[in-house]
Molecule: small-subunit ribosomal RNA
Organism: uncultured bacterium
RNA sequence: AGGGUUUGAUCCUGGCUCAGAACGAACGCUGGCGGCAGGCCUAACACAUGCAAGUCGAACGAGAACCGGGGCUUCGGCCCCGCGGAAAGUGGCGGACGGGUGAGUAACACGUGGGAAUCUGCCCAGCAGUACGGAAUAACUUCGGGAAACCGGCGCUAAUACCGUAUACGCCCUUCGGGGGAAAGAUUUAUCGCUGCUGGAUGAGCCCGCGCCCGAUUAGCUAGUUGGUAGGGUAAAAGCCUACCAAGGCGACGAUCGGUAGCUGGUCUGAGAGGAUGAUCAGCCACACUGGGACUGAGACACGGCCCAGACUCCUACGGGAGGCAGCAGUGGGGAAUAUUGGACAAUGGGGGAAACCCUGAUCCAGCCAUGCCGCGUGAGUGAAGAAGGCCCUAGGGUUGUAAAGCUCUUUCACCAAGGACGAUGAUGACGGUACUUGGACAAGAAGCCCCGGCUAACUCCGUGCCAGCAGCCGCGGUAAUACGGAGGGGGCUAGCGUUGUUCGGAAUUACUGGGCGUAAAGCGCGCGUAGGCGGUAAUCCAAGUCAGGCGUGAAAGCCCCAGGCUCAACCUGGGAACUGCGUUUGAUACUGGAUAACUAGAGGCCGGGAGAGGGUAGUGGAAUUCCCAGUGUAGAGGUGAAAUUCGUAGAUAUUGGGAAGAACACCGGUGGCGAAGGCGGCUACCUGGACCGGACCUGACGCUGAGGUGCGAAAGCGUGGGGAGCGAACAGGAUUAGAUACCCUGGUAGUCCACGCCGUAAACGAUGAGUGCUAGAUGUUGGGGGGCUUAGCCUUUCAGUGUCACAGCUAACGCGUUAAGCACUCCGCCUGGGGAGUACGGCCGCAAGGCUAAAACUCAAAUGAAUUGACGGGGGCCCGCACAAGCGGUGGAGCAUGUGGUUUAAUUCGAUGCAACGCGAAGAACCUUACCUACACUUGACAUGCUGAGAAGUUACUAGAGAUAGUUUCGUGCCUUCGGGAACUCAGACACAGGUGCUGCAUGGCUGUCGUCAGCUCGUGUCGUGAGAUGUUGGGUUAAGUCCCGCAACGAGCGCAACCCUUGUCCUUAGUUGCCAGCCUUAAGUUGGGCACUCUAAGGAGACUGCCGGUGACAAACCGGAGGAAGGUGGGGACGACGUCAAGUCAUCAUGGCCCUUACGUGUAGGGCUACACACGUGCUACAAUGGCAUUUACAGAGGGAAGCGAGACAGUGAUGUGGAGCGGACCCCUUAAAGAAUGUCGUAGUCCGGAUUGGAGUCUGCAACUCGACUCCAUGAAGUCGGAAUCGCUAGUAAUCGCAGGUCAGAAUACUGCGGUGAAUACGUUCCCGGGCCUUGUACACACCGCCCGUCACACCAUGGGAGUGGGAUGCAAAAGAAGUAGUUAGUCUAACCUUCGGGAGGACGAUUACCACUUUGUGUUUCAUGACUGGGGUGAAGUCAUAACAAGGUAACCGUA
Repeated sequence: AGGGUUUGAUCCUGGCUCAGAACGAACGCUGGCGGCAGGCCUAACACAUGCAAGUCGAACGAGAACCGGGGCUUCGGCCCCGCGGAAAGUGGCGGACGGGUGAGUAACACGUGGGAAUCUGCCCAGCAGUACGGAAUAACUUCGGGAAACCGGCGCUAAUACCGUAUACGCCCUUCGGGGGAAAGAUUUAUCGCUGCUGGAUGAGCCCGCGCCCGAUUAGCUAGUUGGUAGGGUAAAAGCCUACCAAGGCGACGAUCGGUAGCUGGUCUGAGAGGAUGAUCAGCCACACUGGGACUGAGACACGGCCCAGACUCCUACGGGAGGCAGCAGUGGGGAAUAUUGGACAAUGGGGGAAACCCUGAUCCAGCCAUGCCGCGUGAGUGAAGAAGGCCCUAGGGUUGUAAAGCUCUUUCACCAAGGACGAUGAUGACGGUACUUGGACAAGAAGCCCCGGCUAACUCCGUGCCAGCAGCCGCGGUAAUACGGAGGGGGCUAGCGUUGUUCGGAAUUACUGGGCGUAAAGCGCGCGUAGGCGGUAAUCCAAGUCAGGCGUGAAAGCCCCAGGCUCAACCUGGGAACUGCGUUUGAUACUGGAUAACUAGAGGCCGGGAGAGGGUAGUGGAAUUCCCAGUGUAGAGGUGAAAUUCGUAGAUAUUGGGAAGAACACCGGUGGCGAAGGCGGCUACCUGGACCGGACCUGACGCUGAGGUGCGAAAGCGUGGGGAGCGAACAGGAUUAGAUACCCUGGUAGUCCACGCCGUAAACGAUGAGUGCUAGAUGUUGGGGGGCUUAGCCUUUCAGUGUCACAGCUAACGCGUUAAGCACUCCGCCUGGGGAGUACGGCCGCAAGGCUAAAACUCAAAUGAAUUGACGGGGGCCCGCACAAGCGGUGGAGCAUGUGGUUUAAUUCGAUGCAACGCGAAGAACCUUACCUACACUUGACAUGCUGAGAAGUUACUAGAGAUAGUUUCGUGCCUUCGGGAACUCAGACACAGGUGCUGCAUGGCUGUCGUCAGCUCGUGUCGUGAGAUGUUGGGUUAAGUCCCGCAACGAGCGCAACCCUUGUCCUUAGUUGCCAGCCUUAAGUUGGGCACUCUAAGGAGACUGCCGGUGACAAACCGGAGGAAGGUGGGGACGACGUCAAGUCAUCAUGGCCCUUACGUGUAGGGCUACACACGUGCUACAAUGGCAUUUACAGAGGGAAGCGAGACAGUGAUGUGGAGCGGACCCCUUAAAGAAUGUCGUAGUCCGGAUUGGAGUCUGCAACUCGACUCCAUGAAGUCGGAAUCGCUAGUAAUCGCAGGUCAGAAUACUGCGGUGAAUACGUUCCCGGGCCUUGUACACACCGCCCGUCACACCAUGGGAGUGGGAUGCAAAAGAAGUAGUUAGUCUAACCUUCGGGAGGACGAUUACCACUUUGUGUUUCAUGACUGGGGUGAAGUCAUAACAAGGUAACCGUA
C1' cells in the first nucleotide's frame, strides 16, 4: 500500500467481497510447564444451605456455668460472700461505609467550568462551661393469651436513657423595647467523656453556561403553566407549596411526542480526522422482589431497618404468621457460553472499644478454565549404504531426506532428595510441599491445527462422474478435477490452530480533513419573496470572533518517554510529558463583527431614443373546408398496396352563383424577435409589463441567494353555461391477418373553441439552479450608438442579444470551450448499488382522476455511462459472381438402377445428416471381403519378441465331421560350423505379453470438406488515443485482384493476388524407328527400296510485353479503338487454397492418450445377413418419339490398357460364346468395327415398326460354388409412360446440348466414377429484385454474436409483504371512582409520669375520629404499538410449461414522456 468480481476487450461510475487489527467470546480438533491478568454479555428469573455488621462491663441494672471461702441440713440439697462473667436487656457508637447490579433514566443524570442562599457525627485548633433537682422504664418477678410468631395485665429497679430549674458570651429570634437556648458522667490520679460558641478539614445538598443518540411518516406544547405580591415550607435559593393578580413561557438553532440507552476517565480501530464501544480498574448516578410511605439519625426516605398494598414461596393446630443472594460461595432455570457451598484475618483497610481484643465472603491467598497476554520446552552435534518403507515415474530415476537408524554430547522444564527467604522496624505467615539454591537420574515424560484454482505462500497420483460434495468473492464437479474425498509431497502458524459472531480499517462507499449532480444516482417546471447565509471603497472608535503571554483547573490509573524491580518478557514501581478543553486576567487590532460619520465603481432613479408573434380587452379582414339554396350536367364518385364499407339516377362527384357557421391565420418567415418558464404569429384601436442604447443630473450599498411561504404553469382531464366548421379518443362498419379488440379505409361521440372555476403534472430538456468577476481568437446574424469614406452603400469601432468553429483548460470518454461542462467566490436544491418502488402505510391537497411527502421485508452480484472491435439490420452508398435477367437443356410425373430415411429382422455391421450426408467411405458385398447374426470350436492364442524342452522343414493317403479340427498313416533327415554349437522352421510348456473394425473425432496427430481462387489477413518501427484500439489497409481513380497510380503520419515488410510449374494453340533447331511419303522405284496395301522435306513424336528454344499508333484520363495508373500477329490485354485449361471459421468430418485408412474386454468385446470354421419392403427423399439411366425408330450401305477420332494378360486371321454357333493360338511387355501385335454423321429404303402420329419394364422358356461365361444373390445371349411376353403441379438444377464457347470410346476397381459383375475425342448452338438490355460475397458508412439493449436479445398475462411451487369483518396483548392521554400505610391540618370521644397550678385544673402529649394529598385497584372514552385473521392485492424467486411478439436495426406502425 492494495487485490478479485459487470465486458469479446477497454476506460469510468458503482456495489459486493478479500487480505489487517481487536474481543469478557463461543464451537471443532489438539493439548507439556510457568508467570501475569480475566471469567453469567442471556432471566433486574426464582432461590435450599452456610457465612457477609457488629462492638463497648472504662455508661447501667441484674447476673447463669466454673472456681474458692463460710453457714444450715431431715444428707436430697439450700443460703451468703468473693472471683468470674455467658446469654439476654437498657444505653452509646456503627448498621447512610465497605460489597453487588445497570432495571430505570435523554435528565443539571453525567462531563467540564463556574456560582451562592446551606448543613456537616467522628477529626483538628481556639474560647467558655460541666451547678442543682426530678419523674419513669426495660431487664427481672408473677399472672394470663397463643400451635407459633409473639402479645397483654399487675409489681420492682439503674444509668452517659428521659425531664425541669439555674447560669450563659462573641449563639438564635426580634416590632430593636426585649425574648429564647446547655451539659454526664466513668475510672481512680492520669485520662477518657459531655455542653455552648468560633474557625478549619472532610463529606453532602442546591443553582447556572457549554457539551451529550435516532425519528418531522412526532409541529405545535404548556393552567402551577411563565412572572409578580403575600403567606407557608426547607439545612438552604426557588411555584418547592397555597391564595390572589397579570398572561405569559417553550418551539424549525427542532419544543412536545415516540424509540433506544446508565454517564465519564478510558477501551478497540484508524496516518490522522473520525467511527464503534463503556467488561475488568477508577469517578459519579440510579436501584435493592414490584409500587407507595414516612420514622430514626450528622447523614437514608435506608440491599442483609420499619409500615402498607401487590405477586410469589414457605410454616400452620386454619385462628394466624414468616421471607426477599442485583453481598461471597452454591442450586434450579435460561443460554452458544462464564469458576469453589475453599483458607486466613498474616498483610492493607474498615466498625466498636481507653485497651487487650472482637467482627470483617472488604481484602489477601489458594482451587477450576489455553479465556487472553508473555516466557520456556518437546533436544544438540555428527551421520550417504543417499537404508527400508511410502509416493511419483518418461522405468533411467526422482522425492520423503541428514530426515531416521548408528555414534558423541547436554539436562532447561517436568520428576526425586536436601536446604530455604522477602512480605514482619517488637510479637503474629493463610499463601507454603512457596519463590529460590544445591544435588541426583534418564533423551528420558512433552506436537498439533489449518491450508495448497485466482485473490494468497504452497502440486502430484488415485477414487468419484452436475452424483457425492466444496464455496469468503469469482466460481469448481456432466470420465484425464492442482477447486469434491483419500494419499504422498509442500506452505503457514505453533500449545495452539481453524471456524462462527461482533467492531473499526481498507471504504475518498456520507467525502470537516476528503466526493459528486450535461449523458453513470443526482439542478426543484419557472418566478417573487420571509427567516437565514454571504456581501463594495476609504477613515475613526470598541475589542465579540481572532492572535499572544500569565494564572487556575483539566482526579488517579491508562497511552507516550525515561529510569528502576521480578533471570527476560508480560507485569509492577517511580519520575516526566501529555490531557489538543474550560475559566480568568493582561495585551495586540491586520482580517471578520459592532458603532459613528463619509464615498460612488454594485444597485436604483431621471432625461432622450428606437426594436419586438411580451400580456389583456374590443373591433375587423380575406383565402380555404363543410353545410344550405339555385343553375349547368350525367354515371359514376370516393378510397387503397389492392379492395370494400360509404355517397350517387330521390341526380352524387365536377362546375357556376348566392347564403350560413365555426375554427385557424398561407406568402412575409429567417438556428429572426419577445417572454422567468409554460409559451407567443392576419389587421386596427385602447390599456399594460419588461429589456436595450445614449446622456452622467440624483440616491448612496439601498445588493446576491433564498429553507418554509406565495404566484404562474403545455397537453390531457374535471365542474357549470355556451359553441361546434374541420379534426377526432371511445364506438360502429370495411379490409389485412393464423388471429387483428391494431397499423390502412369509411363514418363518428366526448374533446378540441369561448366564459368562469379546478387540476399542478410532462423527455416542463440546454436532460446543464441563480448571481458576480477573470481567462486567445475567427465568422454569421438581430437591436442601438460612435467614427471614416469614393454614400441604394461600404469600412471600422462599441454595448446588448442570438448561432457556428476553435486555443488554453476541463472531462471516463463523448464533448464543453467569454451563452463554459475553464479558473474562483456566495447562496439554495439534490445524489449515495440494481430490483422491490416513486410502491405500501400515515399525513397534507383535490369534486374526482390523482398529486406531494415517502419506507421496509425480501432478492441479485451485478445494474449503469462513454467509447472500441466485430456480427447483424425487412439502414444507406459503391462493386462482384450463371446471383437475377436473357437463353439452352434438365430434375420434380413414368419404369428401372443406385444411395438414404423409415420399417422389418437372429442380423439386416459401422460411419457420413442443410448448403458442405444421400451413384458418399465402397476404384465394384455370391464364398472371401465382413467389421453383423446363428451354430460349432481354440485359449500364450491367427500375428510379434524373449525362455525351456523336443523335432528338419515339409509331404502322401485314409476315417469322422458342415468345416475348423481330431485320429491314423506314406515319404523325408536338409544349411553353416572353430564340432562346443548356431540360424531358419514346426510342436509342446510356463510366464511376461499378444489381440480388439470395443468407447471417446468433445483428449489428439495426420488428412479432408466448407466459406473461397473470395481478396483479403497481418507484422516491425513511428504517430495518435488514459485505454481497448486506431493509423498503415481509409480517400480520388483503376483493376479479375490490398492490381497499379496519385494523395495522405506514416514508412516499410510478410502470408495471400499475379508470375515462376504442367498442358494446349504458332514457328524454329536437333533427332528419324515401330512414325511420315513431296519427288524416284514398287505394291491389293508406306507393302518394299529410298528419303527425313512435310505430318507426327519428344527434347531445347522463339513468341505477347499494353511493346507500337490514336483518343480519353490528372503530364499518372489505366481504359477504349487500331495496326501487326498463330495468339492481345490473365490467350484457353490445370496444379496451386492466406489469417482463420464451423469443438465441421474421420479413433472403421494409419498413428495415438485415456478407459474397457482377456477360456473373450480376442481367434478360427460353416451357413446366413449387409441384396429384406407398406412407404418417403436424393442422384442417375432409359423413354414418351418423325430433328425419330428400324434395315442395308458407307466415312472420320483421341486417349488409354495388355503376360495367371491382350488375344489376330481361320472354323463352329441366330447369339452370348466356344475351338484354336499367329503376334505383342507394345508409335510395330491385340483390345479396335468408334458413334452420332452421310446415302438409300421403310414406318405416318398410332400406346405405334415408339418405349422397353416385367414374366416364361432355353442358353453362354466367370468362379470351389450363381438358391437366397452375378453378368450376358436367344425366343416369347410387351407394363408405366403421349414431355410432367408447387417447386427446383446446370451452363457464357469449342461451353451447353448431343454422340460414342477407353481406363481404374475386377475371377465375374456399371445406368456409377475418372478420362478421351466427334458434332456443335442460343443468349447476356442490364443490376430494380432473389441468393452469396467484398469495401466504406450508420444504428444496436447482439458478442454462444438475429437460429441473437427480450416483454407481459396465464398455470404450478415457495418466500416476504400491504389491505382485511375482527380477535388478543402492551404502553399511554383525558374524565371519573377508589382510598391502605403515612405525613400535615382539625378535633376534647378516650387516655395521660416529669412542667405550671389558686390543686379544681391547665400546658403539652398519645390513641381515636375526620379533612387534604396519595399507591394498588376500577369504569368510560380516545391515541399508539405488537401479534394474529377467512379472504384478497400486487411483489420476488424458480429446470426445458401456455399464448402472443411489445422493445433493441427504420425491430418491420421510429421510440419515449405526461394525460384520458